[in-house]
């Protein structure tokens, strides 16, 4: 700084788990029973910070979401546009 490294979008890839349950309905769905955990939410905690306030998980929990397909999907790769830090 047009390369480096951070953060937020967005795009592409790849991306688990649990009943194609049963009743009603053309679908969509809604009821009830049985599960799942990797949207999202909580909660303890190992650590971290501490004058106060606190920060934290892929552990648990299942309110929410799911449970053929299809949508979503926390991650993990690519690239892209902005902003920021350091180097020059």
């Nucleotide at each position: 700084a047009a390369g480096a490294u951070c953060c937020c979008u967005c795009g592409c890839g790849g991306g688990a788990g649990a009943g194609c349950g049963c009743u009603c309905g053309a679908c969509a769905g809604a009821g009830c029973c049985g599960c799942c955990g990797a949207a999202g939410g909580a909660g303890c905690a190992a650590c971290c910070a501490c004058c106060c306030c606190g920060g934290a998980a892929a552990c648990u929990c299942u309110c929410a979401g799911g449970c053929a397909a299809a949508a979503g999907g926390a991650c993990c790769g690519c690239g892209a546009a902005g902003g920021g830090u350091a180097u020059g």
Glycine riboswitch aptamer from a Hyphomicrobiales bacterium, 88 nucleotides, folded computationally.
The sequence was found by an Rfam model in a public genome assembly.
The model forms 91% of the base pairs in the Rfam consensus.
NCBI's taxonomy places the organism under Bacteria, Pseudomonadati, Pseudomonadota, Alphaproteobacteria, Hyphomicrobiales.